Lysine riboswitch aptamer from a Clostridia bacterium, 188 nucleotides, folded computationally.
Taxonomically the source falls in Clostridia (Bacteria, Bacillati, Bacillota).
It was read from a public genome assembly, where an Rfam model found it.
The coordinates come from a structure-prediction model, not an experiment, and the mean pLDDT is 78.
[in-house]
RNA sequence: UGGUGGGGUAGAGGUGCAGCCCGGCAUUAGUAAUCCUGGGGAGCUAGGGGAAGCUGGGAACCAGGAUGAAAGGGCCGGCUGCCGAAGUAAGGCGCUUCCCCUGGGCGCUUUGCUGGGCCGGGGCUGAAAAAGUUCCGGACUGUCACGGUUUUUAUUUUAAUUUGGAACCGUGGAGCGCUACCCGAGUA
Numbered sequence: 001u002g003g004u005g006g007g008g009u010a011g012a013g014g015u016g017c018a019g020c021c022c023g024g025c026a027u028u029a030g031u032a033a034u035c036c037u038g039g040g041g042a043g044c045u046a047g048g049g050g051a052a053g054c055u056g057g058g059a060a061c062c063a064g065g066a067u068g069a070a071a072g073g074g075c076c077g078g079c080u081g082c083c084g085a086a087g088u089a090a091g092g093c094g095c096u097u098c099c100c101c102u103g104g105g106c107g108c109u110u111u112g113c114u115g116g117g118c119c120g121g122g123g124c125u126g127a128a129a130a131a132g133u134u135c136c137g138g139a140c141u142g143u144c145a146c147g148g149u150u151u152u153u154a155u156u157u158u159a160a161u162u163u164g165g166a167a168c169c170g171u172g173g174a175g176c177g178c179u180a181c182c183c184g185a186g187u188a
Stems, first nucleotide, its partner, number of pairs: 001186001006183006014083001016082005022077004033067007043054003046102005086114012115141002118138008143173010154162001
């Protein structure tokens, strides 16, 4: 001087993402559970098996009455960590629900997908008209690339062309992205 393939550091998107037990509120719910009364009449404890327990001093189940929650999820406030933040699908491992299997819950990990939030519809989950998640659609937004219009800067006698920038429009891509700075192969 230059900036290949790369490496590192710091940032941006905004109704941005997640966590905490800290507090409060609504819902869950007049539900579960306990007790009483009546009916019922041998079983019951998520499904199957085992063990253990309850049960003719009345099981499951049904109806009525009295008392009457909680967890998860949500909202508000506070604090914390962040920008694949985070979520999700499949597989594997571990813990847990008395033991085994299925199912359920939690954590770790591998691979894949999703830039982000919002609205509408369908599926799953959920007590739910909340919320979450996924698929489809819609506009919005950030970013980069390509193309176009306008404007500005540099060069110039002038104009055109060209270089850099800005605004707008259109099309498209994806976060293994984007921006800034630093290091760096090579050459002199």